[in-house]
RNA sequence: CUCCGAUAAUAGCAAACCGGGGGUAACCCCGGGACGCAGAGCAACGGGGCCGUCAUCAUUCAGAUACGGUCAGCCGGGCCACCGAA
Numbered sequence: 001c002u003c004c005g006a007u008a009a010u011a012g013c014a015a016a017c018c019g020g021g022g023g024u025a026a027c028c029c030c031g032g033g034a035c036g037c038a039g040a041g042c043a044a045c046g047g048g049g050c051c052g053u054c055a056u057c058a059u060u061c062a063g064a065u066a067c068g069g070u071c072a073g074c075c076g077g078g079c080c081a082c083c084g085a086a
Stems, first nucleotide, its partner, number of pairs: 004084002012037002017032006035073001041079002045076003048071006055065003
């Protein structure tokens, strides 16, 4: 230095839910709160989920396509990174 991740150690983050705010919505921000997390750190490159529409197909229910948005605590890939047992 790389791989790896222990009932190690020092730290960290923070689900659901509640309160306040933003947004058509998904969802996001702040506060509380902890289900959990070795990257639950950063970032939308690929796949996928979710929402929407001034669009097209279709229309019994619905659904599909395109476009836009969103989710990194869905998966893969990329970048950065604390500690140090086997």